A computed fold for a 72-nucleotide RNA from a Lachnospiraceae bacterium, annotated as transfer RNA. The coordinates come from a structure-prediction model, not an experiment, and the mean pLDDT is 83. Lineage of the source: Bacteria > Bacillota > Clostridia > Lachnospirales > Lachnospiraceae. The sequence is in RNAcentral, with records from ENA. Rfam family: tRNA. Rfam's curators write: Transfer RNA (tRNA) molecules are approximately 80 nucleotides in length.
[in-house]
RNA sequence: AGGCGUUUCGCAUAACGGUGAGUGUACCGGACUCUGACUCCGGGGAUAAAGGUUCGAUUCCUUUAGCGCCUG
Numbered sequence: 001a002g003g004c005g006u007u008u009c010g011c012a013u014a015a016c017g018g019u020g021a022g023u024g025u026a027c028c029g030g031a032c033u034c035u036g037a038c039u040c041c042g043g044g045g046a047u048a049a050a051g052g053u054u055c056g057a058u059u060c061c062u063u064u065a066g067c068g069c070c071u072g
Base pairs, nucleotide, nucleotide: 001071002070003069004068005067006066007065010025011024012023013022018055027043028042029041030040031039048064049063050062051061052060
C1' cells in the first nucleotide's frame, strides 16, 4: 500500500428493515441477617463518528476512526 472481518451499557453477548434495544454479570436501592455473604424484589445505564437509501436503519450503502487477520 491492497484485500477481508469486526465495533451494541463497566465487562460479556443477542436482536427477519417495524423490539419497550433483550440477557448474564457488575453497579445502586430495598427485603432477609446481630453484621456480612447467599438468595429474592426493584432501578438506572448502550448501537464507534458523519452522511445516504427507506414510510421506517443496530441491520442496507458510502466515507472516516479503532482493533484483528491475510497479501506484498